Molecule: c-di-GMP-I riboswitch aptamer
Organism: Geomonas azotofigens
RNA sequence: CUUUGAUCAGAGCAAACCCGGAGUAAUCCGGGGACGCAGAGGACCAGAUCCGUUUCCGCGGAUGGCUGACCCGCCGGA
Numbered sequence: 001c002u003u004u005g006a007u008c009a010g011a012g013c014a015a016a017c018c019c020g021g022a023g024u025a026a027u028c029c030g031g032g033g034a035c036g037c038a039g040a041g042g043a044c045c046a047g048a049u050c051c052g053u054u055u056c057c058g059c060g061g062a063u064g065g066c067u068g069a070c071c072c073g074c075c076g077g078a
Base pairs, nucleotide, nucleotide: 002078003077004076005075012037013036017032018031019030020029021028022027035065041071042070045068046067047066048063049062050061051060052059053058
């Protein structure tokens, strides 16, 4: 540097739910808690879904633990 991820090992994240808070809502933040995760790291570029709004067209927002592509990575094996 490339590739790989069965086991072991090191490191990590944290579903549902509960408490507190923010928000019209989707949902998010903090604490607890672990369903699980080879990135369950990042980012809204493109989709998809969800929420709000609109007669409609559309507009705004949310979700990366929904997908694709992208970026940056720990450890082990080759």